RNAcentral holds the sequence, with entries from ENA. This is a predicted structure of a 73-nucleotide RNA (transfer RNA) from a Minisyncoccota bacterium. The coordinates come from a structure-prediction model, not an experiment, and the mean pLDDT is 81. It matches the Rfam family "tRNA". It is annotated as a transfer RNA.
RNA sequence: GCGCCCGUAGUUCACCGGUCAGAACGGCUGUCUUAUAAACAGCAGGUAGAUGGUUCGACUCCAUCCGGGCGCA
Numbered sequence: 001g002c003g004c005c006c007g008u009a010g011u012u013c014a015c016c017g018g019u020c021a022g023a024a025c026g027g028c029u030g031u032c033u034u035a036u037a038a039a040c041a042g043c044a045g046g047u048a049g050a051u052g053g054u055u056c057g058a059c060u061c062c063a064u065c066c067g068g069g070c071g072c073a
Base pairs, nucleotide, nucleotide: 001072002071003070004069005068006067007066010025011024012023013022018056027043028042029041030040031039049065050064051063052062053061
């Protein structure tokens, strides 16, 4: 330098054009316990990497850039 893949909650990942963006773990509160853990109930937490474009509508499609990974040279 070229090609491919990835970037979504604190972490690991779903959702691959539509109505409130979810799960598990983690965190907080409560119940239980002498207390902790476990279990159970509830709550909070996201400008979906950035900018622009397409569309009635974009996390999802397109372009560029940024960051990470893999392969080739």